Guanidine-I riboswitch aptamer from Salipaludibacillus aurantiacus, 100 nucleotides, folded computationally.
[in-house]
RNA sequence: UUAAAGGUUUUCUAGGGUUCCGCGGCAUAUAGGUGCCGGCCAGGUCCAAGAGAAAACCCGCAGCAAAGCUGUGACACGGAGGGACAAAAGCCCGGGAGAA
Repeated sequence: UUAAAGGUUUUCUAGGGUUCCGCGGCAUAUAGGUGCCGGCCAGGUCCAAGAGAAAACCCGCAGCAAAGCUGUGACACGGAGGGACAAAAGCCCGGGAGAA
């Protein structure tokens, strides 16, 4: 001084907040309603991992006479700051900066 790491999607999980529902509190002359507040509220909806799980498809490589099938694709410390949705996050910037 400088590099390599297959890709996409789906279903989940750790995790995350509070639009909606539920729950709790308060107010309200009508109440199984309406409004406001509460996520220090273990729930449903919702968001969700490069370094978490599973599956499907695509791609690369190897083997087999072949349509195709089988095998294989290892490893992965990490800020601060910014961005979106109602909001936050292990989301996105990002296998980024940096470290080793």
It matches the Rfam family "Guanidine-I riboswitch aptamer". Its family is annotated with regulation of gene expression in the Gene Ontology.